[in-house]
This record gives sequence, C1' cells and structure tokens, in this order.
RNA sequence: GGGCGCAUAGCUCAGUAGGUAGAGCAACUGCCUUUUAAGCAGAAGGUCGGGGGUUCGAUUCCCUCUGCGCCCA
Repeated sequence: GGGCGCAUAGCUCAGUAGGUAGAGCAACUGCCUUUUAAGCAGAAGGUCGGGGGUUCGAUUCCCUCUGCGCCCA
C1' cells in the first nucleotide's frame, strides 16, 4: 500500500429481507438466612463507535473517518 471482518447495556454476546433493541453475568432494591454466600422476586441501565447521504422512517442500506483483528504484498 491492497483486500476482508468487527465496533450494540459495566462485561460477554444476540438481533433485524428498514418500522421507535434483547439475553446471560455484574451492579442496585426487596424476600429468605443469625450474617455472608447461594436461591427467589423486582426495577433500572443503550444518542446501536463519530460524521454525512438515501428514505415517511436507518442499529440495519450507501459514503467517509476512527479504533481493533486477520490475510496478501
């Protein structure tokens, strides 16, 4: 320098042939327990990496930038 992939909750990851996003774990609250842990219940937590475009509507499609990984030279 060229090609490909990934970026979604604190962490690990789903998701969607475009229609206002979920799980597990963690943390929080309550129950239980002498207490902790375990168990049970509940609620919360996200500008879906940044910017722009298409569209009535974008996490999803297109362009670009950033970071990370793999391959080729």
Description: A computed fold for a 73-nucleotide RNA from Lutibacter sp., annotated as transfer RNA. The coordinates come from a structure-prediction model, not an experiment, and the mean pLDDT is 81. Its Rfam family is "tRNA". By type it is a transfer RNA. The sequence was found in a public genome assembly.